This is a predicted structure of a 1501-nucleotide RNA (small-subunit ribosomal RNA) from an uncultured bacterium. Rfam family: Bacterial small subunit ribosomal RNA. Its mean pLDDT, the model's own confidence on a scale to 100, is 85.

RNA sequence: AGAGUUUGAUCCUGGCUCAGAUUGAACGCUGGCGGUAUGCUUAACACAUGCAAGUCGAACGGAAACGAAACUAGCUUGCUAGUAGGCGUCGAGUGGCGGACGGGUGAGUAACGCGUAGGAAUCUGCCUGAUAGUGGGGGAUAGCCCGAAGAAAUUCGGAUUAAUACCGCAUAAUCUAUUCGUAGUAAAGUGGGGGACUUUCGAGCCUCACGCUAUCAGAUGAGCCUGCGUAAGAUUAGCUUGUUGGUAGGGUAAAAGCCUACCAAGGCAACGAUCUUUAGCUGGUCUGAGAGGAUGAUCAGCCACAUCGGGACUGAGACACGGCCCGAACUCCUACGGGAGGCAGCAGUGGGGAAUAUUGGACAAUGGGGGCAACCCUGAUCCAGCAAUUCCGCGUGUGUGAAGAAGGCCCGAGGGUUGUAAAGCACUUUCAGUAGCCAAGAUGGGGUCUUACACUAAUAUUGUAAGAUCUUGACAUUAACUACAGAAGAAGCACCGGCUAACUCCGUGCCAGCAGCCGCGGUAAUACGGAGGGUGCAAGCGUUAAUCGGAAUUACUGGGCGUAAAGAGUACGUAGGCGGCUUUUCAAGUCGGAUGUGAAAUCCCUGAGCUUAACUCAGGAACUGCAUUCGAUACUGGAUCGCUAGAGUAUAUUAGAGGAUAGUGGAAUUUCAAGUGUAGCGGUGAAAUGCGUAGAUAUUUGAAGGAACACCAAUGGCGAAGGCAGCUAUCUGGAACAAUACUGACGCUGAGGUACGAAAGCGUGGGGAGCAAACAGGAUUAGAUACCCUGGUAGUCCACGCCGUAAACGAUGAGAACUAGACGUUGGAUAUUUAUAUCUAGUGUCGCAGCUAACGCAUUAAGUUCUCCGCCUGGGGAGUACGACCGCAAGGUUGAAACUCAAAGUAAUUGACGGGGGCCCGCACAAGCGGUGGAGCAUGUGGUUUAAUUCGAUGCAACGCGAAGAACCUUACCUACACUUGACAUCAUCAGAACUUGUUAGAGAUAACUCGGUGCCUUCGGGAACUGAUAGACAGGUGCUGCAUGGCUGUCGUCAGCUCGUGUCGUGAGAUGUUGGGUUAAGUCCCGCAACGAGCGCAACCCCUAUCCUUAGUUGCCAGCACGUAAUGGUGGGAACUCUAAGGAGACUGCCGGUGAUAAACCGGAGGAAGGUGGGGAUGACGUCAAGUCAUCAUGGCCCUUAUGUGUAGGGCUACACACGUGCUACAAUGGACGGUACAGAGGGUUGCCAACCCGCGAGGGGGAGCUAAUCUCAGAAAGCCGUUCUCAGUCCGGAUCGAAGUCUGCAACUCGACUUCGUGAAGUCGGAAUCGCUAGUAAUCGCGAAUCAGCAAUGUCGCGGUGAAUACGUUCCCGGGCCUUGUACACACCGCCCGUCACACCAUGGGAGUUGGUUGCACCAGAAGUGGGUUGUUUAACCUUCGGGAGAACACUUACAACGGUGUGGUCAAUGACUGGGGUGAAGUCGUAACAAGGUAACC
Repeated sequence: AGAGUUUGAUCCUGGCUCAGAUUGAACGCUGGCGGUAUGCUUAACACAUGCAAGUCGAACGGAAACGAAACUAGCUUGCUAGUAGGCGUCGAGUGGCGGACGGGUGAGUAACGCGUAGGAAUCUGCCUGAUAGUGGGGGAUAGCCCGAAGAAAUUCGGAUUAAUACCGCAUAAUCUAUUCGUAGUAAAGUGGGGGACUUUCGAGCCUCACGCUAUCAGAUGAGCCUGCGUAAGAUUAGCUUGUUGGUAGGGUAAAAGCCUACCAAGGCAACGAUCUUUAGCUGGUCUGAGAGGAUGAUCAGCCACAUCGGGACUGAGACACGGCCCGAACUCCUACGGGAGGCAGCAGUGGGGAAUAUUGGACAAUGGGGGCAACCCUGAUCCAGCAAUUCCGCGUGUGUGAAGAAGGCCCGAGGGUUGUAAAGCACUUUCAGUAGCCAAGAUGGGGUCUUACACUAAUAUUGUAAGAUCUUGACAUUAACUACAGAAGAAGCACCGGCUAACUCCGUGCCAGCAGCCGCGGUAAUACGGAGGGUGCAAGCGUUAAUCGGAAUUACUGGGCGUAAAGAGUACGUAGGCGGCUUUUCAAGUCGGAUGUGAAAUCCCUGAGCUUAACUCAGGAACUGCAUUCGAUACUGGAUCGCUAGAGUAUAUUAGAGGAUAGUGGAAUUUCAAGUGUAGCGGUGAAAUGCGUAGAUAUUUGAAGGAACACCAAUGGCGAAGGCAGCUAUCUGGAACAAUACUGACGCUGAGGUACGAAAGCGUGGGGAGCAAACAGGAUUAGAUACCCUGGUAGUCCACGCCGUAAACGAUGAGAACUAGACGUUGGAUAUUUAUAUCUAGUGUCGCAGCUAACGCAUUAAGUUCUCCGCCUGGGGAGUACGACCGCAAGGUUGAAACUCAAAGUAAUUGACGGGGGCCCGCACAAGCGGUGGAGCAUGUGGUUUAAUUCGAUGCAACGCGAAGAACCUUACCUACACUUGACAUCAUCAGAACUUGUUAGAGAUAACUCGGUGCCUUCGGGAACUGAUAGACAGGUGCUGCAUGGCUGUCGUCAGCUCGUGUCGUGAGAUGUUGGGUUAAGUCCCGCAACGAGCGCAACCCCUAUCCUUAGUUGCCAGCACGUAAUGGUGGGAACUCUAAGGAGACUGCCGGUGAUAAACCGGAGGAAGGUGGGGAUGACGUCAAGUCAUCAUGGCCCUUAUGUGUAGGGCUACACACGUGCUACAAUGGACGGUACAGAGGGUUGCCAACCCGCGAGGGGGAGCUAAUCUCAGAAAGCCGUUCUCAGUCCGGAUCGAAGUCUGCAACUCGACUUCGUGAAGUCGGAAUCGCUAGUAAUCGCGAAUCAGCAAUGUCGCGGUGAAUACGUUCCCGGGCCUUGUACACACCGCCCGUCACACCAUGGGAGUUGGUUGCACCAGAAGUGGGUUGUUUAACCUUCGGGAGAACACUUACAACGGUGUGGUCAAUGACUGGGGUGAAGUCGUAACAAGGUAACC
């Protein structure tokens, strides 16, 4: 410090997710030691048991218990009683101090509660300092004793008694009060010691110590007040009556409405009152670079609470955790009358929960309470126990060791890896274990002794200081140290697709499962599970939860708003914020210094102590803050003297659909009236509804009525926006320009607020020509509640009043300043002169810098700055629900959540697509010719059938395809019968030649028996081939996967395209080049150009063919010469010609003319056999279709192995209601039949082609010449031509089908061959919708040959020649393709994407008659305990008394306040609710096709 994830790819926006750190954690697996810290986050739920606050006999009366010693008595010689509370001590009680600290918890509390800084009107026990005092009396009362009630708790009565308990009196001020004269107010003793003196022998008295009283001061602690800070919600906007202030009184320790009476009507609030929800606050802690964010366990400070609510008492201090009273709930005891209790103290229990410890030891240390002290108490505390809960440290060995062991795993079979790892050898012993030894934590306190000082009358006592000696440790089997033995007792967890370090095998097969995000898994999974290996951390490792970070993703530091989320529809204006130049002043902001404070701990730095570290200690720094004070005065601010540049006012002009009202005009539509006139009009893609013979439409004239204003007209003008358009008048707002004068900052923005605000809509009343939601009819359509047509009502218009919204858009808030220009245009002014320039205010286009993600913006900014306002923070849910406000309603404004997704989105790029556009091409259409589709047959396919009808191919690009040939074989299928190392290959051993005749059984394979047979090579060892047997490695598979593959092939398409290097442009994907202007069959060529070049394609090179030449002539040829024949190159010969087959020539837009840009090229012409690629072939770019093929072949993986392999026989692949494709033959006269007659090319042939000749009507048979082929042969070409006949008919057309007889091939023609002859003579008379081929030697038509092959289902396929046309105006349309451009929400790319209803399942949520619960307001009832007030009741020790009583007090009663409770009525929150609304998510459901292309009616608000 970043990374993953939206896309085909890119940039951006934007969310989600990850890597880090952390925790009082929990869970899973695992677990050696020590130190250290921490340990109910949940039920402030309920609690058994024990302990947690006592102490003082030196305050008191005393003596229940225990103990010691002595004496006495009884006597069982160790027991009881007593002397005798006499001693040590001490239960209960009175009294004092302490139980207000310490300890726990965080329920409540949004508050002066906390934090910080201040303040004045207060109190303060114990403590410290100071001053003064401590005199003298009195009456009670617990306890004890007696009695009573009660189950108990406890209570009552009587008698007696003490005090440092209680009460007067005396004295007293630096105290209190005060009218300033005065008045009032206190106390307590106890203990130690003691010389003199007194004595009732108790003591007094003196002294010391500890107390006590009063006052002052301090310290400490506490109370009160104030400034500032301290959570969310405005879907909480008004709250308040003791409320705000005053006076008087009361009250408190103390200020104060703290309380009461009266008076006034205030107080708080948009700088957020009130209400609701949540929450203890802080130092700090975690995180972060910081600013911040989150948090408030342990430790420390403050607050609050003690089962819940209320209350006071006591006291220095409480409204009191282990006190009291009352009410409530709960638990327990009970004799049913009544009582007792409060773990949020320490342990512990139950419960809750994912989850949190021992009913431990000790007061040794630190601290606290009491005490003179010893000492006692102390679950505070110190320790121990439990827990890997945290942090830190240590160990589980070290060195050596290659035969790179074994085993495991992988493998390309060689090896690699685990791995120096182990074993082995040599060492060490930390820790744990056993044993021993032994610190520190102990300073004090006390006893005894000694010395000094102080007090004092005192060498007593006491206190202080010093010294000596004795004594105190829970932890503790302590830490540390020493010894002993032995590698001995000690390693796991997670991960390994990317992010993210680390890879292979097996299993599984969208299953099981994984997953933080993206995503893995459908038979080769580095992603699931296991294993081997590896990586990371390590006594831990992972997971889950939570916080911060990354996240600049709430942006103060540090973001945005044209199109991504986001500028309010517009203006005016209140508060607020901001504000021109200048003088003086103040010093609030600001800046600097000083002082105080900012507790300690923590963090940081330095050092020190534990072996180190964690941890602890010491010092420093810091605590960024607040307050006070001193200073500075530039800037901001306050005050003040001025100014004119901002703003405004006046005067002179100007333009304008600016606004309102009234009037008025013509054109047009419609209607009405009348005339002319006759059959249609109207409407559409085409029609129909509609109108019209009752006279329409058309046309002429007139009238009525409403609405809108052609041309001018614009890229124009005006207005804040919405918006504004005939003309005239009246009233009226604003703007611009020019020159002067005046005011003197009067300004800008603007939360709330107010006004305006298109269309539609609403209310009332008018008006209504045209248009036109709804509605009706007609069409269209599968449907058509639409688009189209005919009608037509609200509405549109006017007046008044509402509504308050729009894609109210420049998707761009208002204002100000600055920052190149160019070209228009509107208004005004100036200058020179008739056309320009300058200034200014608008309004447009282009463009630089700059900005922007890009597109784009660019003086009218989206640039550079300033001020103010509004708004945004992932998509959906949703601008929805609820609430509130507004509205007559429709609805508007404000405006969530649950749930759900990992995206949603912007701009641009490349493609693809469009019922977008432009250009161009192609038998693509058109123009033609001939077909298919109808018939019969052939053939292939589907389907059906079957034991099997083997398998594959399936739009074009499957279907006369694989198959260039299924009777057996082929053959893969079916049935039956057989074989199992196998029909075939290699290896081992043994035997044998191989092989073969015959017979029997069988369908055959095969089996049994039998006859014959001893081979080849040899270096004589043997070897090669073949056969059989044995056993296993293995063979074998047309079994599966063409979606694991190679190879081959089809298709777009013989279409003209597809790319690269360098450069340039762009943030980038990419672009450029390759686009443009021409041209071409062509990305062919030329020109231009930020491109310049190049490659694969095109073309050419290759083959055939068309012309000529040269060479060569056999089997081919024969002009001339010769011979010969009935005739024939038959023969001699020839080499001219044809031909053959080798080599050349030729054609290149080369030449001429025109067009064109002077180019490329095109058009025409000449010459030429051929002319613009001459014709044909081979040749198929990058790629697309997971196209086809595992059944040509090859091949990974999987599967079968007495079978899915192999063999044999028979059957099947040839089936047949049907459907389709491809063909053949026809339907006839351009023909059929008969007769005669002419002319090819290219092929094949020895297991072959087969001549002559003979036989047969023929298929064919016989025959045998020739030929390994320019020689022989298949082999008669046919259409054609010349004649004859048929004469339009199911025929002399057509030949299917069937019958009979034959021929040939073959082991065999039944299923299931071809052919021949005779006979039979079906459909069919030119073919619906639709559809195919072809542009010249082509179509059409005619025959010939070949491969496969024994034969043949061939009418197929591949070739060959003969005869030989028609037409193309042209590119509008159909199909396909190319280039450019445009739109896109597509990228699996339109066979795309995608919307809504309905049906089903699940989820959360709104409404809902209500129901239940919490909380709260108001009114009222009620009124415990308690306090204050009152009192006519009862009682009453101290004091006073005139002895009657009084003062005072207690009880009782009453009253005010008042908790719980109750009644009524509201608010609010939560839960639940029949039914119901929409929403979300789900597998491939249903219906349509709304959107994205002009999405087929442009879309949207």